[in-house]
RNA sequence: GCCCUCAUAGUUCAACGGAUAGAACAACCCCGUCCUAAGGGGUAGAUGUAGGUUCGAUUCCUGCUGGGGGCA
Numbered sequence: 001g002c003c004c005u006c007a008u009a010g011u012u013c014a015a016c017g018g019a020u021a022g023a024a025c026a027a028c029c030c031c032g033u034c035c036u037a038a039g040g041g042g043u044a045g046a047u048g049u050a051g052g053u054u055c056g057a058u059u060c061c062u063g064c065u066g067g068g069g070g071c072a
Stems, first nucleotide, its partner, number of pairs: 001071007010025004018055001027043005048064005
């Protein structure tokens, strides 16, 4: 330099182009207990960035940024 691939809650992962972007763990609140824990209920929290296509984009296309891999 070229090619491939990945980027979504604090973490690990889901999501035919169409429902309010979902779950587990973590956090916080409540119940529970003499206290703590286990267990139960609830709350908040995310699409790397800039454009494009589309009635509609997490999803498709392009540039950029960052991670991983391959070739030279």